[in-house]
């Protein structure tokens, strides 16, 4: 200077559109790294709650928030660009890995 800090425990997070429906988070179709894997509650409704997988942990754009936002796109979400590196947002242990001291052994 370069390259590299794995793994594990734990800790954090989302699950969208669109069609069609018997209305049963069934079916199908797109985008995605993931669009809920499997149970539990509760029910008129929307729903809750564990977990699986998949992504992220401060070197932090996973993912919230402004936003039901601006502009392009797109069947629509999704992409792209803008807000904006603007506000938040998990930074605990085990351990690898370099390093550097001391002590030994061989040369």
């Nucleotide at each position: 200077c370069a390259c590299a800090u794995a793994u594990c425990c734990c800790g954090g997070g989302g699950g969208g559109c669109c069609g069609c429906c018997a209305c049963g988070c069934g079916c199908g179709g797109c985008u995605g790294a993931g669009a809920u894997u499997g149970g539990g509650c509760a029910u008129c409704c929307c729903g809750c709650u564990c977990u699986g997988a998949c992504c992220c942990g401060u070197c932090g754009a996973a993912c919230c928030u402004g936003a039901a936002c601006c502009g392009g796109u797109u069947a629509g979400c999704a992409c792209c660009g803008g807000c904006g590196g603007a506000g938040g947002g998990a930074a605990g242990g085990a351990g690898c890995g370099c390093u550097u001291c001391a002590u030994g052994a061989a040369c």

A computed fold for a 107-nucleotide RNA from a Caulobacteraceae bacterium, annotated as TPP riboswitch aptamer (THI element). The prediction has a mean pLDDT of 75. The model forms 96% of the base pairs in the Rfam consensus.